[in-house]
Context: one part of a larger RNA
RNA sequence: CCCUUUCUAAGGAACUCGGCAAAAUGGCUCUGUAACUUCGGGAGAAAGAGUGCCUCUAUUUAUAGAGGUCGCAGUAACCAGAUCCAUGCGACAGUUUAUCAAAAACUCAAGUCUCUGCUAAGUUGUAAAACGAUGUAUAGGGGCUGACGCCUGCCCAGUGCCGGAAGGUUAAAGAAAUUGGUUAGCUUUUGCGAAGCUGGUGACUGAAGCCCCGGUGAACGGCAGCAAUAACUAUAAUUGUUCUAAGGUAGCGAAAUUCCUUGUCAGGUAAGUUCUGACCCGCACGAAAGGCGUAACGAUAUGGAUACUGUCUCAGAAAGGGACUCG
Numbered sequence: 001c002c003c004u005u006u007c008u009a010a011g012g013a014a015c016u017c018g019g020c021a022a023a024a025u026g027g028c029u030c031u032g033u034a035a036c037u038u039c040g041g042g043a044g045a046a047a048g049a050g051u052g053c054c055u056c057u058a059u060u061u062a063u064a065g066a067g068g069u070c071g072c073a074g075u076a077a078c079c080a081g082a083u084c085c086a087u088g089c090g091a092c093a094g095u096u097u098a099u100c101a102a103a104a105a106c107u108c109a110a111g112u113c114u115c116u117g118c119u120a121a122g123u124u125g126u127a128a129a130a131c132g133a134u135g136u137a138u139a140g141g142g143g144c145u146g147a148c149g150c151c152u153g154c155c156c157a158g159u160g161c162c163g164g165a166a167g168g169u170u171a172a173a174g175a176a177a178u179u180g181g182u183u184a185g186c187u188u189u190u191g192c193g194a195a196g197c198u199g200g201u202g203a204c205u206g207a208a209g210c211c212c213c214g215g216u217g218a219a220c221g222g223c224a225g226c227a228a229u230a231a232c233u234a235u236a237a238u239u240g241u242u243c244u245a246a247g248g249u250a251g252c253g254a255a256a257u258u259c260c261u262u263g264u265c266a267g268g269u270a271a272g273u274u275c276u277g278a279c280c281c282g283c284a285c286g287a288a289a290g291g292c293g294u295a296a297c298g299a300u301a302u303g304g305a306u307a308c309u310g311u312c313u314c315a316g317a318a319a320g321g322g323a324c325u326c327g
Base pairs, nucleotide, nucleotide: 001322002321003320004319005318006317007316008315010313011312014311019308027051028050029049030048031047036041038147052069053068054067055066056065057064058063059062070074082306083305084304085303086302087301088300089298090297094106095105110145111144112143113142114141115140116139122131123130124129148293149292150291151290153223154222155221158220159219160216161215162214163213164212167211168210169209173205174204177201178200179199180198181197182196185192186191224242225241226240227239228238251285252282263279264278265277266276267275
């Protein structure tokens, strides 16, 4: 010097990204217990008191009461919650990156949309076949949201899906007609050329699909700009105008979302880029890629407080094990 422990005057988070680590709390009995709440909880809330031994009394083992007594100390050692306030996220409980991430991620009960009538849809397989299911729409598959409470606005123009069938377009196939080759034959200078066979073109007939016509957002998605205006100023309920399928409703809002930004005001501190409450000019919230609340819960994230402490001011001492020296 390093490691593992133990103790420390005064102070008590001044340490630090951050109370990380340590200290503190701790059993049992009794008293007592707030906001909030889904009335179950919260709750061991918090905050207090007692605790050994002896004698007596009471009744049933055990406890209660009274009196006494010893110690610094009586759950006498060991073992055995720190607590409170506020906010974000996720309801909870469960699961996860075996070996840097346990979470706000996944899942969940619940909600909703959609497909599927049974030889089901769907999945695996070249197939046979199997699962679905020895199930049958209160069932099974798929998508999204994610307890509960209050709710879930506008747009069907584009894309998708569903329905429709009048018209347009349209494949294979069929096919009137037309045309080339070949050659029986006829003319014989040149040519013409039936039937058959074989090629080309092809009016017309011709399904789904697409065009078309409707519907559909808890389908993919989307949800404007400019200018003027009130008797101080400021602001604009109001008006004009352009564009659009429609121009963001309720609620929330410098937010896990706010660039400017340490926005502004208020609270807390002597002092607060964090935190809480407001404001709203939302760069770039917003309603099942759900919106906003929410008791309980959380090895969750953030801020504050009490207690406590060698985290620190600022170090010191001790024990054991290493290092080191000798062997």

This is a predicted structure of a 327-nucleotide part of an RNA (large-subunit ribosomal RNA, domain IV) from Trachelomonas similis. The coordinates come from a structure-prediction model, not an experiment, and the mean pLDDT is 86. The full RNA is in RNAcentral, with records from ENA and SILVA.